RNA sequence: GGGGUAUUGGCGUAGGGGAAGCGCGCUUGCCUGUCUAGCAAGAGGCACGGGUUCGAUUCCCGUAUAUCCCG
Numbered sequence: 001g002g003g004g005u006a007u008u009g010g011c012g013u014a015g016g017g018g019a020a021g022c023g024c025g026c027u028u029g030c031c032u033g034u035c036u037a038g039c040a041a042g043a044g045g046c047a048c049g050g051g052u053u054c055g056a057u058u059c060c061c062g063u064a065u066a067u068c069c070c071g
Stems, first nucleotide, its partner, number of pairs: 001070007010024004018054001026042005047063005
């Protein structure tokens, strides 16, 4: 220098055009003499910029980061 893959809450991950989910964790309440466990509720996320579209986390282009391959 060229090419591939990945990037989604604090962590691990699903979803690949039509309201963004799950597990663990966190917060609040209930329960308990207390803690754990259990139950209920809640906060918190699509790497960044642009394009296509009625509508983009999803498709296209570029950028960034990580990783792998080639030179």

This is a predicted structure of a 71-nucleotide RNA (transfer RNA) from a Phycisphaerae bacterium. RNAcentral holds the sequence, with entries from ENA. Model confidence (mean pLDDT): 82 of 100. The source organism's lineage runs through Bacteria, Pseudomonadati, Planctomycetota and Phycisphaerae. Rfam family: tRNA. Rfam classes the family as a transfer RNA.